RNA sequence: CACGUUCAAAAGCAAACCCAGAGUAAUCUGGUGACGCAAAGCUAAAGGGUCUAUUGAUCUUAGACAGCCAGCUGCCGAU
Numbered sequence: 001c002a003c004g005u006u007c008a009a010a011a012g013c014a015a016a017c018c019c020a021g022a023g024u025a026a027u028c029u030g031g032u033g034a035c036g037c038a039a040a041g042c043u044a045a046a047g048g049g050u051c052u053a054u055u056g057a058u059c060u061u062a063g064a065c066a067g068c069c070a071g072c073u074g075c076c077g078a079u
Base pairs, nucleotide, nucleotide: 012037013036018031019030020029021028022027035067041072042071043070047069048068049065050064051063052062053061
């Protein structure tokens, strides 16, 4: 110097409830709040899966979820 494991350290994110707004809805944005997170960073026709809608039908089509799995990238570095 590089790689890597773990205890730490420095940072970070922010669940549910509630309030306001958008949306048919799933859900999203902001505030509050902190359940938790080694990626709770990013990726949604181009991995899978889940959810919503139209009420003709259980098939198309459109939308949503990354804090469901998955892929990509990344902080520190005792012994």
Annotation
The RNA shown here (c-di-GMP-I riboswitch aptamer) has 79 nucleotides. Of the family's consensus pairs, 94% are formed in the model. The sequence was found by an Rfam model in a public genome assembly. The coordinates come from a structure-prediction model, not an experiment, and the mean pLDDT is 77.